[in-house]
RNA sequence: UACUUAUUAAGAGAAGCGAAGGGACUGGUCCGAUGAUGCUUCAGCAACCGCCAAAGCUAUGGUAUGGUGCUACUUCCAGCAAGAAAUUGAGAGAUAAGUA
Numbered sequence: 001u002a003c004u005u006a007u008u009a010a011g012a013g014a015a016g017c018g019a020a021g022g023g024a025c026u027g028g029u030c031c032g033a034u035g036a037u038g039c040u041u042c043a044g045c046a047a048c049c050g051c052c053a054a055a056g057c058u059a060u061g062g063u064a065u066g067g068u069g070c071u072a073c074u075u076c077c078a079g080c081a082a083g084a085a086a087u088u089g090a091g092a093g094a095u096a097a098g099u100a
Base pairs, nucleotide, nucleotide: 001100002099003098004097005096006095007094008093013042014041015040016039017038021031022030023029025079026078027077028076043071044070045069048067049066050063051062052061053060075092080089081088082087
């Protein structure tokens, strides 16, 4: 980097550094010198992997020492298809595990 599978309406912020854009893309909209986004430290959330127990290939419960992830806004909303609409499905993105 590509592919496969699963999840994507819940949850969880302080300090320091630093500086002007940032929330993937486009439009909207929102955040931002009362210092955002980002990086570091600490704290926290969750429970994909892991570990433990049971069970026996469809699936469960517990745990949080370890590997990731996450801690404005539903993935911020919409984007494509169906529908009068509500909504549903797909696509894209993100994360994890596996394969190449």

Predicted 3D model of a 100-nucleotide RNA (SAM riboswitch aptamer (S box leader)) from Psychrobacillus psychrotolerans. The coordinates come from a structure-prediction model, not an experiment, and the mean pLDDT is 83. The source organism's lineage runs through Bacteria, Bacillati, Bacillota, Bacillaceae and Psychrobacillus. The sequence was found by an Rfam model in a public genome assembly.